[in-house]
RNA sequence: AUAGAGGUGCGGUAGACAAGAUUAGUCAUGGUGCCAAAGGCCUUGCAAGGGCCGUUGCCAUGGUGAAAGGGGAUACCGCCGAAAGAGAGAGCCUGCGACCCUCUCUUGGUUGAGCAGAGAACAUCUGUUUGACUGUCGCUGAUGCGGAGAGCUAU
Repeated sequence: AUAGAGGUGCGGUAGACAAGAUUAGUCAUGGUGCCAAAGGCCUUGCAAGGGCCGUUGCCAUGGUGAAAGGGGAUACCGCCGAAAGAGAGAGCCUGCGACCCUCUCUUGGUUGAGCAGAGAACAUCUGUUUGACUGUCGCUGAUGCGGAGAGCUAU
């Protein structure tokens, strides 16, 4: 350098479907407050700025009634630091976030449980602690023990 292995293997795209949801919103009726305190819409998410609109807010009952992020059978694609997370710097921006690039550090993989965070959620994801299983190399007479993917096997 090339080709491979771990297996409920990793990630991306689309996605029936479930949940979100007796929801938000909106209409009607009734009640209650304010009389200038504020509000709504557009501009990628938030704030500011700019522009436009225009007088509203809250509660109860009844009618109507979504969506996003996340999950997801299945199919296709790229792969085996696949990928994930933390920190710093740069790009983008009025600023923050998101996105993307570089560097450093941690994690072999899957999975159960506890705690914490995100989330509508008992789904799922992330971090951490602790078990189990498993691949690989090394040590040991053996039982077993230890290491890390910049590893291991083959050429």
This is a predicted structure of a 155-nucleotide RNA (Lysine riboswitch aptamer) from a bovine gut metagenome. It matches the Rfam family "Lysine riboswitch aptamer". About the family: Riboswitches are metabolite binding domains within certain messenger RNAs that serve as precision sensors for their corresponding targets. Allosteric rearrangement of mRNA structure is mediated by ligand binding, and this results in modulation of gene expression. The model forms 98% of the base pairs in the Rfam consensus.